[in-house]
The RNA shown here (transfer RNA) has 74 nucleotides and comes from Helicostylum pulchrum.
It matches the Rfam family "tRNA". By type it is a transfer RNA.

RNA sequence: GCCCGUGUAGCGUAAUUGGAUAACGCGUUAGUCUUCUAAACUAAAGAUUGCGGGUUCGACCCCCGCCAUGGGUU
Repeated sequence: GCCCGUGUAGCGUAAUUGGAUAACGCGUUAGUCUUCUAAACUAAAGAUUGCGGGUUCGACCCCCGCCAUGGGUU
């Protein structure tokens, strides 16, 4: 240089080959309970879906370019 994969909340993953408030677990915060802590239960916050464009009525999903990372190859 070329080819293939991955990138979604602090962490780990979903989202049925485009369809509507992006979900779940752990964690965090607050509360209940407890002598205290833990556990359990309840609630809340937290994502402009790696970045920038394009297509479309509509994009995490399709197309182009770039970035990061992993693998392969001369």

The RNAcentral record of the sequence draws on ENA and Rfam.